[in-house]
């Protein structure tokens, strides 16, 4: 230095690259389906278990409009079935409704609260396109949370008290 194995940690804007663009080299005036390399998503948020299905699956930041384009795969989102669990009557059981552990659904308003890339500085690798590290570093929205209001749902049977 390379490979294998084991353990731990991290990662779903997660992984990859044949289009495209860029760099280097070779060839070449009959001027490229050539070779090698680079770019190709910035964070927030999101998983009851198993199986299946469909398939662009939430929120903003950034934008000399520039590729965060295009493509492939995956995915904590959606739907269905079962299991488990909360809730639905004072309690228990069964069924049904509804949801998923902060565990009825929907709408509206208010509150509180939160980022990274960026930018600037330093420094490293590469012929280059570009890549990485450290310091500093401002600005979000949604979700969840707290409060309020409105609409709809909150069931059936049995038993106990």
């Nucleotide at each position: 230095c390379c490979g294998a194995u084991u353990u731990u940690u991290c990662a779903a804007g997660c992984g990859c690259c044949a289009g495209a663009c860029c760099c280097c080299g070779a060839c070449c005036u009959u001027u490229u389906c050539c070779g090698g390399g680079g770019u190709g998503a910035c964070g927030a948020g999101g998983u009851a278990g198993a199986g299946g299905g469909a398939g662009c699956a939430u929120c903003g930041a950034g934008u000399u409009u520039u590729u965060u384009c295009g493509g492939c795969g995956g995915g904590u989102g959606c739907c269905c079935u079962c299991u488990c669990g909360g809730u639905u009557c004072u309690u228990c059981c069964a069924c049904g409704g509804u949801c998923g552990u902060g565990a009825c659904g929907g709408u509206u308003c208010g509150g509180a609260g939160c980022a990274a890339a960026a930018g600037c500085c330093u420094g490293g690798g590469g012929u280059a396109a570009c890549c990485g590290a450290g310091g500093u570093g401002a600005c979000a929205a949604a979700g969840a949370c707290c409060g309020a209001a409105c609409c709809g749902g909150a069931g059936u049977g049995g038993a106990a008290u």